The part of an RNA shown here (small-subunit ribosomal RNA, 5' domain) has 490 nucleotides and comes from an uncultured bacterium. It matches the Rfam family "Bacterial small subunit ribosomal RNA". Gene Ontology terms of the family: ribosome and structural constituent of ribosome.

[in-house]
Context: one part of a larger RNA
RNA sequence: GGACGAACGCUGGCGGCGCGCCUAAUACAUGCAAGUCGAACGGGUUGCCUUCGGGCAGCCAGUGGCGGACGGGUGAGUAACACGUGGGUGACCUGCCCUCGAGUGGGGAAUAACGCUGCGAAAGCAGCGCUAAUACCGCAUACUCUCAACGCUUCACGCGUUGAGCAAAGCAGAUGCGCUUGAGGAGGGGCCUGCGGCGGAUUAGCUAGUCGGUGGGGUAACGGCCUACCGAGGCCACGAUCCGUAGCUGGUCUGAGAGGAUGACCGGCCACACUGGGACUGAGACACGGCCCAGACUCCUACGGGAGGCAGCAGUAAGGAAUCUUCCGCAAUGGACGCAAGUCUGACGGAGCGACGCCGCGUGCGCGACGAAGCCCUUCGGGGUGUAAAGCGCUUUUCCCAGGGACGAUCCAAGACGGUACCUGGGGAAGAAGCCUCGGCUAACUACGUGCCAGCAGCCGCGGUAAUACGUAGGAGGCAAGCGUUGUCC
Numbered sequence: 001g002g003a004c005g006a007a008c009g010c011u012g013g014c015g016g017c018g019c020g021c022c023u024a025a026u027a028c029a030u031g032c033a034a035g036u037c038g039a040a041c042g043g044g045u046u047g048c049c050u051u052c053g054g055g056c057a058g059c060c061a062g063u064g065g066c067g068g069a070c071g072g073g074u075g076a077g078u079a080a081c082a083c084g085u086g087g088g089u090g091a092c093c094u095g096c097c098c099u100c101g102a103g104u105g106g107g108g109a110a111u112a113a114c115g116c117u118g119c120g121a122a123a124g125c126a127g128c129g130c131u132a133a134u135a136c137c138g139c140a141u142a143c144u145c146u147c148a149a150c151g152c153u154u155c156a157c158g159c160g161u162u163g164a165g166c167a168a169a170g171c172a173g174a175u176g177c178g179c180u181u182g183a184g185g186a187g188g189g190g191c192c193u194g195c196g197g198c199g200g201a202u203u204a205g206c207u208a209g210u211c212g213g214u215g216g217g218g219u220a221a222c223g224g225c226c227u228a229c230c231g232a233g234g235c236c237a238c239g240a241u242c243c244g245u246a247g248c249u250g251g252u253c254u255g256a257g258a259g260g261a262u263g264a265c266c267g268g269c270c271a272c273a274c275u276g277g278g279a280c281u282g283a284g285a286c287a288c289g290g291c292c293c294a295g296a297c298u299c300c301u302a303c304g305g306g307a308g309g310c311a312g313c314a315g316u317a318a319g320g321a322a323u324c325u326u327c328c329g330c331a332a333u334g335g336a337c338g339c340a341a342g343u344c345u346g347a348c349g350g351a352g353c354g355a356c357g358c359c360g361c362g363u364g365c366g367c368g369a370c371g372a373a374g375c376c377c378u379u380c381g382g383g384g385u386g387u388a389a390a391g392c393g394c395u396u397u398u399c400c401c402a403g404g405g406a407c408g409a410u411c412c413a414a415g416a417c418g419g420u421a422c423c424u425g426g427g428g429a430a431g432a433a434g435c436c437u438c439g440g441c442u443a444a445c446u447a448c449g450u451g452c453c454a455g456c457a458g459c460c461g462c463g464g465u466a467a468u469a470c471g472u473a474g475g476a477g478g479c480a481a482g483c484g485u486u487g488u489c490c
Stems, first nucleotide, its partner, number of pairs: 001490004006486005013361006019354002021319001026317003030314003035066003040063002043060007073272003083196007092189003097185008105139001107137002114129006145165008170177002198244003205235003210232008247269004251262004274295005297308004325351001327350003333347001334345004364394004374385004398431001399427006408417001434479005439460003445474005455462002
């Protein structure tokens, strides 16, 4: 000098765009943040119609389907194939979506809801009885699917033959949406691997599923992943092990570069969701707003037993030098569901607060005296503030008032922002300047007060009676809606 997610002191007019718990991964009141589908299904209820059979419309919980594995948060843990980069998968998976082929036949048995009864303070639960389906289960049929045998071939891929096995669901009135099976694709993921990125040797040895093999199990899949047996190996001064620290990265800051430092916001990946463990469901989880167990904590209780998890958005307490509204809207973009209408969406779009940062603008412009007053200095002659003010003329960015008023929206409809931006008219210099410094480094000097006191200070150093170094004043220098100080990095 530059930089900052900054803080502190003094000061503070406006706009745009960003940023805003770096500390206690501390504890959380309250509200909201994931639902949706009646064109899968039976019922309950309300209203209307009724030929009294029922029908239509709305709402509700339930069965069923899809979604809750995305989106959003955080950085605790992790020195690891976690990440970055380049490869491998002849060892793998993939719901929804796209392309192509084939199929969608015929049956059965239940169960929520509901009704009755009962238990419980509650959370909830039990018994009996009824019922539907795109829920569940057989049968039929079927492949380039699966399995086995054989042949060809290869590395275990693949090809051929034979045998065995395996599927489906309808809604409806639609050239519709679905369902089953096979092949391919796209996108997504799992696993393996070369290389790369940290401090300590005042950590030198580490290791028993440890290293390898065989059989078996397990997985979508290879594998000591798991297990039984057999062998005795495996890693290490090219730093094993241990300890400390840390999410990694695209990037960011600095620097001429090499390098050094760093990883906030935004994008990618990972990990975590009160702490620890576990599996279930599912295409996908070992699952933030799912389940079970244990623990700590908080709450309710009729003392028998129950409920909860903001590192989602706001907000509270605490900690701290320090970090915001319990706001508006689904109008846009995106997402879930739905044929759709649409519903949901604290993702998101916006507004609010904070000079926290960057950028832009303003606080007026011209004329105006050998030069008012005040204040300061003075050798008392004068000098300075100083064209500065006043005064005269002018302008109106910004500001105030009034009128008009969007783009963002596309087949129709639909705008939170917002009566905002912007435009027009009117008003009036009107409402808008501070902070630091002035001994040398370093740009800017005098007076008074003080008297090694009070104080200053980044370094050198100032102050003990004339202090350009302390305090105040006048003046000056610098920067400016900021200016200084502190901290950190280069």